[in-house]
Molecule: Fluoride riboswitch aptamer (crcB RNA motif)
Organism: Desulfatirhabdium butyrativorans
RNA sequence: AUUGUAAGAGGCAAUGAAGUCUGCCUGAACUGUCCUGUUCCCUUAUUUACAGGGAACAGGACUGAUGACUUCUACCGCAAA
Numbered sequence: 001a002u003u004g005u006a007a008g009a010g011g012c013a014a015u016g017a018a019g020u021c022u023g024c025c026u027g028a029a030c031u032g033u034c035c036u037g038u039u040c041c042c043u044u045a046u047u048u049a050c051a052g053g054g055a056a057c058a059g060g061a062c063u064g065a066u067g068a069c070u071u072c073u074a075c076c077g078c079a080a081a
Stems, first nucleotide, its partner, number of pairs: 010025004016072006032062012
């Protein structure tokens, strides 16, 4: 340095924190949706084109601070003082 096993503990559930519950993970669990363009691959077609599907990249738009419940904080909207 690498690999494996065991134990203890822990971690995760698209934007922050705490409690409770549920589910998931052991180097994984997790990493939202839509539109457009480019490149590549596949399929149909006699060929090209077109069309459809998939992947990657770029740009743009949108919802939400929860996996669920309660609370706090931030943001947004409305009303009042």